Context: one part of a larger RNA
Parts: sequence; C1' cells; structure tokens
RNA sequence: GGAUGAACUCUGGCGGCGUGCCUAACACAUGCAAGUCGAGCGGAGUGUUGAGAGCUUGCUUUUAACACUUAGUGGCGGACGGGUGAGUAAUGUAUGAGCAACCUGCCUUUCAGAGGGGGACAACAGUUGGAAACGACUGCUAAUACCGCAUAAUGUAUUUAGGGGGCAUCCCUUGAAUACCAAAGGAGCAAUCCGCUGAAAGAUGGGCUCAUAUCUGAUUAGCUUGUUGGUGAGGUAACGGCCCACCAAGGCGACGAUCAGUAGCCGGACUGAGAGGUUGAACGGCCACAUUGGGACUGAGAUACGGCCCAGACUCCUACGGGAGGCAGCAGUGGGGAAUAUUGGGCAAUGGGCGCAAGCCUGACCCAGCAACGCCGCGUGAAGGAAGAAGGCUUUCGGGUUGUAAACUUCUUUUGUCAGGGACGAGGAGAAGACGGUACCUGACGAAUAAGCCACGGCUAACUACGUGCCAGCAGCCGCGGUAAUACGUAGGUGGCAAGCGUUGUCC
Repeated sequence: GGAUGAACUCUGGCGGCGUGCCUAACACAUGCAAGUCGAGCGGAGUGUUGAGAGCUUGCUUUUAACACUUAGUGGCGGACGGGUGAGUAAUGUAUGAGCAACCUGCCUUUCAGAGGGGGACAACAGUUGGAAACGACUGCUAAUACCGCAUAAUGUAUUUAGGGGGCAUCCCUUGAAUACCAAAGGAGCAAUCCGCUGAAAGAUGGGCUCAUAUCUGAUUAGCUUGUUGGUGAGGUAACGGCCCACCAAGGCGACGAUCAGUAGCCGGACUGAGAGGUUGAACGGCCACAUUGGGACUGAGAUACGGCCCAGACUCCUACGGGAGGCAGCAGUGGGGAAUAUUGGGCAAUGGGCGCAAGCCUGACCCAGCAACGCCGCGUGAAGGAAGAAGGCUUUCGGGUUGUAAACUUCUUUUGUCAGGGACGAGGAGAAGACGGUACCUGACGAAUAAGCCACGGCUAACUACGUGCCAGCAGCCGCGGUAAUACGUAGGUGGCAAGCGUUGUCC
C1' cells in the first nucleotide's frame, strides 16, 4: 500500500447493488416452514330443486338428482427444496480412468398384454378402559388396498447344440427343452384421454473400484489377529473378510506405518510483477450432521432435520398410574460476546409437490423493513463581487492573515417539499402485480433541507501564539516535556481524506 462477513471513537444528506451470529453443533416461549388428489374407494355432513307422507301451512320425516365440504382407506410426494460445519487427515474432496461386478420412481421411444375369482381391514355402529396421550372387544362394508387361478416371452433359472470376441475371472450372439412369474381401473354421450402389467432401449440420478494430489509433530518407531491371503457357504442391486467355517502366516512401515494435534474439501477469494503466501464468508459442486448414542422399518431411492423404536441428558403436563417434546428451516427469545437484522408482505414472477384440470401448498423464492457493514454514484450550490468590510488570530504596531471568503448582485433547482400523471416486469385469446401509487415524467416553491474526521518534529503533505514546566501528558519507530515546546493542552492558520474519518484485530 491492498484486503476485510469486521469491531470501536467522533460525525452523518440521498440513491442503486450487495452483505449481515466469525462467539455457545448453548437452551428455546409463540406462529408459520409439506402437502395434495372426491376423475381410486365406501361413508358422513351441508345446501338447492323435485316427489311422497304427517300435519300445527311452515316445520318434521322418507326418497331422488345436482353442488359443496371432507375424518378414514388408497396413490404420489414428505430422500427434493432450506439449515449448519460438530465430526472427518480419508467409507472425504479434486482430477483422470474403470465396472467382463451394479441399481434407477417420475420422463422419452418401442413391443406385447389387461381374462376370471376370493377373503379381509379401517371408516361406521354398539360395548368398554384411561386424567390425558391413546386404546381394547364385537359386528357390517368399498376400492387403482390385499391374495390365489388363467394367459407367458425378446424375462429369470437349469440343461443342451452351435458361432464370434476379448481384458484373468469371462463377454456377445443363434437355436432347443423344462420350470417359474403380470395386471386396475377412472372420466366422458361418444371420440378419446388419464392411468395399470411384462419386456427392450434411452435419458437422468446414484452405487462400487483404481491411480495421483491433499496440514503439523519422530520430544510418536514399530503397528496389525478378521489382521493379510486362499477354499467353501451366506449376504448385497453389485465386487469384496462385507459376514461365517476351515486352512496358510501373512499385511503395513524412515518414500514416515501407528499414535497425537489441528481441519469439512473444491471451483474460487485476497495479495503479489511473478513464483509464491494466506484463505474457503456470500454464489456454485461434493461430503457430513440434525438434542447425545444405537437400531432397523417403509420405499425406486433413507446413517430419513419438521418419520418410527430403544437407551441417556434436559424441559413440560399429570388425577402420580402415565404421557409429551427436539429452531444447525423463517422470524423471534434468553445466554455468550467487541459484534451481526423484522415474531413483515406475496405466491404477481422463477422453481418445486400433488392434481385431467380448476386449483391447493410452498418462511424455496420474489419483495419490503433494520444497519455508512461494503462497493459505486450524487449532493451540500454556480457566476460576478476589494471599501481587500466587521470580527478572530498575529504583529517589528507599519502591517500581515483568515480572504472572493462573507455581505451584496445575477442565476440554477441536482437534492428536498407539495401537486398532477404513472409503468416494464404478464412474450401470440382473456384474467392475474406483493413490490407500489414505487421507479419515472410534468409543474410550483425557494439557496432553500445537507460536513465532518484526522494530522501538522523526521519518516510524511501541512506553523505560529498562549498555557504547562521531566508535571500534566504524547508516542508506529526515532523520541518530545526539567520556563522562549512547530512533538503535551487550547486557539488561529494550514495539509489530507471526505459521508465519512481515525484507531484496533487479521492476511499478503
């Protein structure tokens, strides 16, 4: 000098765009953050209309149609999106390869199919336990819920006859035989559309393996028994000591094993002429975690933040028998701290989930609020104006300086206030704008509403007076101060930067 997620002192006019708990992965009141589909299903309720009955003539009841709502069942989604960086020095990340060892819901393309049955469980009704959370028993019922049967190949498994190829195991392909495995309907007057099942391919997303790189310490030198390898069996989507039985005795290590400490990694960012050094906030990719530890279930997919079970700590409710909870989502509270914001608006846009759709949900997101926290831009007036006014400071008392500075004259209106108009963002019919009566445009008014901070001995741009008297104090280094201090304090003046300035911390 540059940089900063900064903080502090003094000061502070506006706008645009960004950024904002770096500390306690500390504890959390309250609200919201993941639902949706009635065009899968049986009910229930409400309303309207029609018909019938009773009649108290505007009510009760039965039934049909239509519309709306929806607890339950079922489907899809809650594995995305959002947060944090505790752990992790390699089951991570980055780059480059490989899978002749793999999976992939929704989506795209293609081929083939959807026949005929059955038994339940919720809801509901009844009984009943409990303070509650939540249950228990009996009975009824539907389905795109569940289960047999049929159909069956280009599927899977076994056996078998060939052909071709390669990268050890092997891979591809043609044919035959046997065995096994599917399905669901809904809407519509219809056409048709949305779905369902099996198979082949693609796309997307993942899984696994290898190589190289990836902080410090030797005042850590030996480490290892499922350890290293083999055979067999199991398990997995898949390879594999992944697991198990047996067998062998191996495997790693001064090219630093093991141990200890520290740490999420990268694209990037800062700095530097570069080499390099430092760093990993914001944005993007990957990983890990969700009160602590463990476990599986469901599912195409889960170490499952707002799922389940167990154990621990903590908090809350309780009728003392027992229960409930998890902000490292968005706000917000306490605490910690030098220090970091609103319990805001909207789904209008972009995107996501569900749905045929209308639409619903979306603290993702888009906006607004707060903060000079940062960057950028603008303003605080312009021109003229010497009697060089007054005042201040200083003086050798002549003057000098503040200083064209002010006054005064003539202008301008960025900004400001008021008034009028008023968007783009919503692209080829229509509707739909939170932001927002915002930006912007026009007019009126009037210099009106707007300057500070630090320094002035040298480094380093900028000097005098007074006060003080090794005191009070200053200080980044050298050093100033003991009676003429350009170094302390104040004043005038000057220099620098400027809505900031200076100090402190950290990096180069």
A computed fold for a 508-nucleotide part of an RNA from an uncultured bacterium, annotated as small-subunit ribosomal RNA, 5' domain.
Model confidence (mean pLDDT): 85 of 100.
The full RNA is in RNAcentral, with records from Greengenes.